[in-house]
Predicted 3D model of a 686-nucleotide part of an RNA (large-subunit ribosomal RNA, domain II) from Berkeleya fennica. Taxonomically the source falls in Berkeleya (Eukaryota, Bacillariophyta, Bacillariophyceae, Berkeleyaceae). The coordinates come from a structure-prediction model, not an experiment, and the mean pLDDT is 83. Rfam family: Bacterial large subunit ribosomal RNA. It is recorded under the gene name rrl. The RNAcentral record of the full RNA draws on ENA and SILVA.
Context: one part of a larger RNA
RNA sequence: AUCAACAAGUUUAUUUGAGUGGCGAGCUUAAAUAAUUUAUAAUUAUGUAGGCGAAAAAAAAUUGAGUUUUAAAAUGCUAUUAAGUCUCUUAAAUAAGACCCGAAACUAAGUGAUCUAACCAUGAACAGGUUGAAUUUAAAGCGGUAACGCUUAUUGGAGGACCGAACUCGUGUAUGUGGAAAAAUACUGAGAUGAUUUGUGGUUAGGAGUGAAAGGCUAAUCAAACUUAGAGAUAGCUGGUUUUCUGCGAAAUCUAUUUAAGUAGAGCGUUUAAAAUUCUUCUAUUUGGGGUAGAGCUCUCGAUAAGCAAUGGGGACGAAAGUUUUACUGAGUUUAUUGAAACUUCAAAUACAUAUAGAAUGACUUUAAGCAGACAGACUAUGAGUGCUAAGAUUCUUAGUCAAAAGGGAAACAGCCCAGACUAAUGCUAAGGCCCCUAAAAAUAGUUAAGUGAAAAAAAUGUUAAAGAGUAUUGACAACUGGUAAGUAGACUUAGAAGCAGUCAUCUUUUAAAGAAAGCGUAAUAGCUCACUGGUUUAGCUUUUUUGUGUUGAAAAUGUAAAGGGACUUAAACUAUUUGCCGAAGCCGUAGAUUUAACUUAGGUUAAAUGGUAGCAGAACGUUCUGUAAAUUUAAGAAGGUUUGUGGUUACACAAACUGGAGAAAUCAGAAGCGAAAAUGUUGAU
Numbered sequence: 001a002u003c004a005a006c007a008a009g010u011u012u013a014u015u016u017g018a019g020u021g022g023c024g025a026g027c028u029u030a031a032a033u034a035a036u037u038u039a040u041a042a043u044u045a046u047g048u049a050g051g052c053g054a055a056a057a058a059a060a061a062u063u064g065a066g067u068u069u070u071a072a073a074a075u076g077c078u079a080u081u082a083a084g085u086c087u088c089u090u091a092a093a094u095a096a097g098a099c100c101c102g103a104a105a106c107u108a109a110g111u112g113a114u115c116u117a118a119c120c121a122u123g124a125a126c127a128g129g130u131u132g133a134a135u136u137u138a139a140a141g142c143g144g145u146a147a148c149g150c151u152u153a154u155u156g157g158a159g160g161a162c163c164g165a166a167c168u169c170g171u172g173u174a175u176g177u178g179g180a181a182a183a184a185u186a187c188u189g190a191g192a193u194g195a196u197u198u199g200u201g202g203u204u205a206g207g208a209g210u211g212a213a214a215g216g217c218u219a220a221u222c223a224a225a226c227u228u229a230g231a232g233a234u235a236g237c238u239g240g241u242u243u244u245c246u247g248c249g250a251a252a253u254c255u256a257u258u259u260a261a262g263u264a265g266a267g268c269g270u271u272u273a274a275a276a277u278u279c280u281u282c283u284a285u286u287u288g289g290g291g292u293a294g295a296g297c298u299c300u301c302g303a304u305a306a307g308c309a310a311u312g313g314g315g316a317c318g319a320a321a322g323u324u325u326u327a328c329u330g331a332g333u334u335u336a337u338u339g340a341a342a343c344u345u346c347a348a349a350u351a352c353a354u355a356u357a358g359a360a361u362g363a364c365u366u367u368a369a370g371c372a373g374a375c376a377g378a379c380u381a382u383g384a385g386u387g388c389u390a391a392g393a394u395u396c397u398u399a400g401u402c403a404a405a406a407g408g409g410a411a412a413c414a415g416c417c418c419a420g421a422c423u424a425a426u427g428c429u430a431a432g433g434c435c436c437c438u439a440a441a442a443a444u445a446g447u448u449a450a451g452u453g454a455a456a457a458a459a460a461u462g463u464u465a466a467a468g469a470g471u472a473u474u475g476a477c478a479a480c481u482g483g484u485a486a487g488u489a490g491a492c493u494u495a496g497a498a499g500c501a502g503u504c505a506u507c508u509u510u511u512a513a514a515g516a517a518a519g520c521g522u523a524a525u526a527g528c529u530c531a532c533u534g535g536u537u538u539a540g541c542u543u544u545u546u547u548g549u550g551u552u553g554a555a556a557a558u559g560u561a562a563a564g565g566g567a568c569u570u571a572a573a574c575u576a577u578u579u580g581c582c583g584a585a586g587c588c589g590u591a592g593a594u595u596u597a598a599c600u601u602a603g604g605u606u607a608a609a610u611g612g613u614a615g616c617a618g619a620a621c622g623u624u625c626u627g628u629a630a631a632u633u634u635a636a637g638a639a640g641g642u643u644u645g646u647g648g649u650u651a652c653a654c655a656a657a658c659u660g661g662a663g664a665a666a667u668c669a670g671a672a673g674c675g676a677a678a679a680u681g682u683u684g685a686u
Stems, first nucleotide, its partner, number of pairs: 001686006011096009021086003026052003032046006056063002066077002099240002102237001106230006117204009126194001128163003131159001137153002140151004167191003172187004206222001208218003243620006253266005268373001269371007278363002280360006287353002294346001295344002300340009312328001313326005377402005383396004407418003422592003427587002432582003435566003441579007453568001458552002462549002465546007479536005485509003490504003515530001518529003593610008621675001623672005632664002640659008
């Protein structure tokens, strides 16, 4: 891992409700006893102890449809007006292990020191080599009065000394990592006469031991061992919880909580019963309150400009008082303009409430009782707060969808668009589409050249359309070809200043025209252009605003990758218009099933409905056993198995053939150890 078997709302007591039946102002027995039956058990009878009800109030005496408190009363509780009780069934609650599995832990009593820690007793072990301490000896040498010291030679054999086997340990690396091994192997390495290693026997233990101390070790277990018991500890937490069909169908909010993953009351669901023109929506009207949007500046708090200006500071004069002045300060005030969630002289639309009338091919509403689930919500759109007018962020509000909703569209895509699936097959449409993938398309008038066809500010002789303003055959705009002069090098300044460093002035003449010069240039001149003008040429040219659509702006991580792909250019792109078609589980029609209601009648007809998680309610299928059943069936072949067929909406049932070889079990009832695909389920097999 696969398959099979096993595996989870049970039992008892009490209470409450619903149903059922008996009796009924009453109802009912419990223990126990007796009888009957094959029986441990059951049935029947007896049994009136007790319980509930028919009357309550008070602590109680007590009183009583009343009673208590009190001096008395109000008040409080009870009564008026509905019958209870017992059995059985079922649902829920409570007490118990209480649907099943699951802790880490706590407590008690015991068992462990054959592993390991320390200690005690008694034994054992340490190849070989090296170094050479103290010490010894000398009629030696030297020093010294001496004791004695030093040197040399000699002797000696110390050491938590050295090298290195056994032995003990375990430094580094590699292998191994479901290993050969639940800690090893190989190479390498440390100690190796010592605080050494080791055999045997013994002592110390669970909040205790032992520890050269790492929270280490105490039998592969240690921040408190193991075994058994309390014990099915507890778990607001995780997981699991077994056949079918039908009706309805939520919530993720408020309040409270040692509360936030839980729970309780309310809101929302369901079932039963009862009750009303009861509720909802829309239309019209009636009566309301409001301070939001907007707007505004009366108030409050701010902002801008200007004027006037108190007070204060500085200056001048003055003995002081004070007077006067100011590029200072600027309360306040006037005029004008302006902002505001915590401003309002104003002020909507909606919404909300109220009442009346009408409509609906709307159906809910309220009360009582039983049972719930739920109180982690998500996104989209509206109005707001927080945040960065960030977030697939977060918190409210109003609506929708998902949650609990399948189908079609958006390539794919819970929350977007269309649309709500009882079953089967047709037709018509919605959103969205109609070149091919891929069902279905054409026409008309324009635009785009960027493959634009997904993005901003900004930029630019891209281009379309519209409306202007100028100019032009008295020749425009542009191009080409000429001229562009004289007084004069204007005056000043300056080394120089001649149109062109700078300052001042900026006239006159000749002209078709030509600035005391717009630019380049020179040391200064010179030189080259421009303005202005002649000629050639020839028909439009210059410019403003608006508008459609393109261009640049345009950078991301595996690979085109921002139409789903192919591909598309008078389109298969965009704008506007027109007519078709395709397209869903939508809608119409046809056939059928179920539920509810109405009507009929006993057969049905009509109408509506039939997505669904948590959950509530209802109806069924199957398994084992018991009665029915000494009946039925079965060796003329039971159950079981394999295969095929038939019926049913389903759980499933029936039949036949083959196999099998001894029991099976209709119907109607009853009782449950009653249904597995899930629990890192348990056991077995492979």